[in-house]
Context: one part of a larger RNA
RNA sequence: UUGGGCGUAAAGCAUCUAUAGUGGCUUUUCAGGUCCUCCGUAAAAUCCUUGGGCUCAACCCUGGACAUGUGAUGGAAACUACCGAGCUGGAGUAUUGUAGGGGCAGAGAGAAUUUAUGUUGGAGCGAUGAAAUGCGUAGAGAUCGAGAAGAACACCAAUGGCGAAAGCACUCUGUUGGGCCGACACUGACACUGACACUGACACUGAGAGAUGAAAGCUAGGGGAGCAAAUGGGAUUAGAUACCCCAGUAGUCCUAGCCGUAAACAAUGGAUACUAGGCGCUGCGCAUAUCGACCCGUGUAGUGUUGUAGCUAAUGCGUUAAGCAUCCCAUCUGGGGAGCAUGUUCGCAAGAAUGAAACUC
Numbered sequence: 001u002u003g004g005g006c007g008u009a010a011a012g013c014a015u016c017u018a019u020a021g022u023g024g025c026u027u028u029u030c031a032g033g034u035c036c037u038c039c040g041u042a043a044a045a046u047c048c049u050u051g052g053g054c055u056c057a058a059c060c061c062u063g064g065a066c067a068u069g070u071g072a073u074g075g076a077a078a079c080u081a082c083c084g085a086g087c088u089g090g091a092g093u094a095u096u097g098u099a100g101g102g103g104c105a106g107a108g109a110g111a112a113u114u115u116a117u118g119u120u121g122g123a124g125c126g127a128u129g130a131a132a133u134g135c136g137u138a139g140a141g142a143u144c145g146a147g148a149a150g151a152a153c154a155c156c157a158a159u160g161g162c163g164a165a166a167g168c169a170c171u172c173u174g175u176u177g178g179g180c181c182g183a184c185a186c187u188g189a190c191a192c193u194g195a196c197a198c199u200g201a202c203a204c205u206g207a208g209a210g211a212u213g214a215a216a217g218c219u220a221g222g223g224g225a226g227c228a229a230a231u232g233g234g235a236u237u238a239g240a241u242a243c244c245c246c247a248g249u250a251g252u253c254c255u256a257g258c259c260g261u262a263a264a265c266a267a268u269g270g271a272u273a274c275u276a277g278g279c280g281c282u283g284c285g286c287a288u289a290u291c292g293a294c295c296c297g298u299g300u301a302g303u304g305u306u307g308u309a310g311c312u313a314a315u316g317c318g319u320u321a322a323g324c325a326u327c328c329c330a331u332c333u334g335g336g337g338a339g340c341a342u343g344u345u346c347g348c349a350a351g352a353a354u355g356a357a358a359c360u361c
Stems, first nucleotide, its partner, number of pairs: 004332002007315002012329001014212004021204002024087004032080002034076003039071004048064002051061003090202001091199003095183001097180002102176007113149003117145002120142001124135002161168002217258006226252002231247004269328004274323001277306010310317002334361003343354004
């Protein structure tokens, strides 16, 4: 490499955008691929084999065949490629409607916490399994008033919603991206009972490449209420560099850059088609109903649960497949050594990416 795999045994890139690869229906040309005829060539020996020769055999001789490759000639035209013409089912655009914590920016609100100040008040408070460290007569804790600051947004809240993923939730405003339903409808014009938007394969995947990417960490400047690595103290203990308690600095927050990793998980790559149902929820319709809105029925896009066939080593999956198929990509090949060494690229650094072997079982 082939084969076989990739939820949990080794193995799906963290996610997305984009060349080669693969690609809908009808038809024309052509003959590159494809198929057929015939000719040449691919030394002999060897291998396989018909027949024969050494008394047999090994061995030798004779003829044939096998594996196919390649070149020329003449044809076929289904498939594929090419050339040209069309189609609308895939895909997209426009129109109408619609749900949403999707993104970015700005403004505002309330509860709580801490703090400073003042009122009342006068001895404890706080902490724990129990204590102590700690705070407090220089008036703490408790209580009430008015003030400041920073961070996070109770209830609603859900098995719910949105986003490619990371992620997104107080309220309002502005701006902006994506999704979904319907096309037999609505509306309107012709017009009088029928018909009706546009493009026309523009698609899928995606090596390299690019973009985004939690938390922690780094650089510079701000900010700093609470929490809290490190650190100090008190306990516990044989010890206690811990678990518990009292403090507490980086950090957590903002702005501009960097880092590029996570059990970045559904441990399940993306796309398309097909294959029983039952029970929910969310969005948008249709039909029915009604004064109107529900309910009931039904379609579709998502999101759950249970389950048939089938699959699976089992567990379980099961129209949101781990079923049945096709296309493209990534990736695995016993455990350890080791995601280490070395080299290279990137990075301010921390480190990241790529990534062996000896040896050993």